[in-house]
Order: sequence, then structure tokens, then C1' cells
RNA sequence: GCGCGCUUAGCUCAGUUGGUUAGAGUACAUGCUUGACAGGCAUGGGGUCACUGGUUCGAACCCAGUAGCGCGCACCA
Repeated sequence: GCGCGCUUAGCUCAGUUGGUUAGAGUACAUGCUUGACAGGCAUGGGGUCACUGGUUCGAACCCAGUAGCGCGCACCA
């Protein structure tokens, strides 16, 4: 340098034939339970879906570019 893949909540990940409100587990906060802790139960907070632009009536999902990470190939003394 070329090709391919990935990027969604603090963490691990679902969701891509475009359309109801963006979800789960875990973590966190509060309450109940306990003499207290752990555990359990209930409720709640937390997201610009990596970034920018485009297509569309409508984008996490399609297209282009940029960035980061990973893999492969090539080049170089």
C1' cells in the first nucleotide's frame, strides 16, 4: 500500500428482508426482606447505535468517506 471483518448502555453481547417505544444479562441507585451482611424480590437511572455526509416519506440496518481494532496479502534493507 491492497483486501476482508468488527465498532450498539460502565462491561459482555442480541437486533441488519429499512417502519410500533432501541433491548437482554451483569454492574449501579433506591425500597422491601435480615439483628447485620450475602442472597432474593420490586422499582429506577444510564445510549447522539464510532464519527461525517448521502439515499429514502422513514436509517442501528442501505451507500460513500474518516477513525480505531483485528486478520490476510504485498512491498522494502